About this RNA
This is a predicted complex of two RNAs, RNase P RNA and transfer RNA, with 483 nucleotides together.

């Protein structure tokens, strides 16, 4: 200079006018709602998809066990996570650097379509070799059957039982050997994930984003959660289920009956038993309902359904924003992150505000020689808060003792 | 706003992970004087992109589009 890598900021800017919404003070008016001045706040880096985690209300204290769901190298980090850092494997790229849903397939079951002989307790189509018999032929030989022995060569397939090379054999084979991959056993290294040396020929298809094994996680519904303000009817009709020791009672109770365990009397064949009396406890147990499936457990007396009806069925106040917050010193950590200290408040609407015009300045596009002149300014908008992932997106800028190719000293 | 679902020619469905099929519908031909009916033959599809697998409508992720569902008192 010219192409990358990798990290971070921005997302028009100012001034003026009119306007919308929250909040404070003052002041004016109201039964109440309110108005007007002032002063201060007011969309994003993704506010989106709604995929994950959490917080937060309510279910019943948030229970056990299975089923069911979710994650899956390791070691941190964290409120927790499918996130984030730091390695470790495999893959890309010449590099900086990038990408991996990266546990087990010697635990089991299924699945591998066509083709092919055979697709997983592997095989023998073609073929290669050997013995016997035949037949040809003077003979080397050459066919033919049959039986046997091989996985080397051919063909099929995505995938054919380790790879290459040599030995060796009738012909081949981990059958021997050497490299190389796998696998196992042993020593060393490392928290580990895995790495490194040696030994053993032990050689084992692939699929788990298919069932499943292991390992770790998880109750379920969502701010339309859930609170609290008053008045309305037909606080109503049917149909189903329950309300199970009994008796009164409208109901809370009351009384007895039944279990059980302790003491006390009787009886006894010494094991024990009793319609005896006293304390204490169970509450008599089926399971509609409650706790997303199922059982246990635990609660309890109503509960479901259709059809009418009412309300403020489209109201009004909390929930509502201050929090895992945000700069900035400063210590620990490679780092993600913690911690300590100081400052600062920075949207809260309820059919939903954050916006129009003017001017100038940026930035980019056509006309133009030029002075100008026209047009354009990306994706996209809070709705109960926060961490993340992912997707979308006009342009600008900054930093790297990061890389790679040219030329120059 | 919150939660749930769905995608197969023009339209209505089918398909254990293994050639995407059926019916109307379109077109063109025979029938016929014509049209309608029939019959023959035919085109046209897995919402896009991206993984996993030998191999995808199917399993998985994104992302488009489209649909249902949710007040309260008795």
């Nucleotide at each position: 200079c010219g192409a990358g890598g990798c990290g971070g900021a921005c997302g028009g800017g100012u001034g003026g006018c009119c306007g919308c919404u929250c909040c404070g003070c003052u002041c004016c008016g109201u039964c109440g709602u309110g108005g007007a001045g002032c002063g201060g706040g007011g969309a994003g880096g993704a506010a989106a998809g709604u995929c994950c985690g959490g917080g937060c209300u309510c279910c019943g204290c948030a229970g056990a066990g299975c089923a069911g769901c979710g994650c899956g190298c390791u070691g941190g980090g964290u409120a927790a996570c499918a996130c984030c850092c730091a390695g470790u494997c495999g893959g890309g790229g010449u590099g900086a650097c990038c990408c991996g849903a990266a546990g087990g397939a010697a635990a089991g079951u299924g699945c591998c379509a066509c083709a092919g002989a055979a697709a997983u307790g592997a095989c023998a189509c073609c073929g290669c070799c050997g013995u016997u018999u035949c037949c040809g032929g003077a003979g080397a030989c050459g066919g033919a059957a049959c039986c046997g022995g091989c996985a080397a060569g051919g063909g099929u397939g995505a995938a054919a039982u380790g790879g290459u090379g040599g030995g060796g054999u009738a012909a081949g084979a981990g059958c021997c050997c050497a490299c190389c991959g796998g696998c196992g056993g042993c020593c060393g290294g490392g928290u580990g994930a895995c790495c490194g040396g040696c030994c053993g020929g032990c050689c084992a298809g692939g699929c788990a984003a298919a069932c499943c094994c292991c390992g770790c996680g998880c109750g379920g519904a969502g701010c339309a959660a859930g609170a609290c303000c008053a008045a309305a009817u037909a606080g109503g009709a049917g149909g189903g289920c329950g309300u199970u020791c009994c008796c009164u009672g409208a109901a809370a109770g009351g009384g007895g009956c039944c279990c059980c365990g302790c003491c006390g009397g009787c009886c006894u064949u010494c094991g024990g038993g009793c319609g005896c009396g006293g304390c204490g406890g169970g509450u008599g147990a089926c399971g509609a309902g409650g706790c997303g499936g199922c059982u246990c457990g635990c609660c309890c007396a109503g509960c479901c359904c259709u059809c009418g009806g009412g309300u403020a069925g489209c109201g009004g106040u909390c929930g509502c924003u201050g929090g895992a917050g945000g700069c900035g010193c400063c210590g620990g950590g490679c780092a993600a992150c913690c911690g300590g200290c100081g400052u600062c408040c920075g949207a809260g609407a309820u059919a939903g505000a954050u916006g129009g015009c003017c001017a100038c300045c940026c930035c980019u596009u056509c006309c133009g020689c030029a002075a100008g002149g026209a047009g354009g300014g990306a994706c996209a908008g809070a709705a109960c808060c926060c961490g993340g992932c992912u997707u979308a997106c006009a342009g600008u800028c900054c930093g790297c003792u990061c890389u790679c190719g040219a030329c120059c000293c | 706003u919150g939660c749930c679902c769905g995608a197969u020619g023009g339209u209505g469905u089918a398909a254990c992970g293994g050639u995407a099929g059926c019916a109307c519908a379109g077109c063109a031909g025979a029938c016929u004087c014509u049209g309608a009916a029939u019959c023959u033959g035919u085109u046209u599809g897995u919402c896009g992109u991206g993984g996993u697998u030998c191999a995808a409508a199917u399993c998985c992720a994104c992302g488009u589009c489209g649909g249902g569902c949710a007040a309260c008192c008795a």
Rfam match: Bacterial RNase P class A. Rfam's curators write: Ribonuclease P (RNase P) is a ubiquitous endoribonuclease, found in archaea, bacteria and eukarya as well as chloroplasts and mitochondria.